[in-house]
RNA sequence: AAGUAGUUAGCUUAGAGGUAAAGUACCUGCCUUACAAGCAGAAGAUUAUUGGUUCGAAUCCAAUACUACUUA
Numbered sequence: 001a002a003g004u005a006g007u008u009a010g011c012u013u014a015g016a017g018g019u020a021a022a023g024u025a026c027c028u029g030c031c032u033u034a035c036a037a038g039c040a041g042a043a044g045a046u047u048a049u050u051g052g053u054u055c056g057a058a059u060c061c062a063a064u065a066c067u068a069c070u071u072a
Stems, first nucleotide, its partner, number of pairs: 001071007010024004018055001027041004048064005
C1' cells in the first nucleotide's frame, strides 16, 4: 500500500427491515449459624462514528475510525 473479516450490556456471544435477546457478572430478596451453591426478582445498550435508502435500519448502501488476519 492492497484485500478479507469484525465492532451489539462490565465480559462472552445471538439477532432474517417492524418494541434488541441469552449466558455470565453486578444489585435485592429467599434459603444457611455463616459462606458457597441453588431459587426468585430488578437494573443495565444512543447496536463504533457520520451520512444515505426506506413509512420504518443493529440489519441494506457509502465514508471514516479501531481491531485481527492475508498478500506485497
Transfer RNA from Nephromyces sp. ex Molgula occidentalis, 72 nucleotides, folded computationally. The prediction has a mean pLDDT of 84. It matches the Rfam family "tRNA". It is annotated as a transfer RNA. The gene name in the source record is trnV-UAC.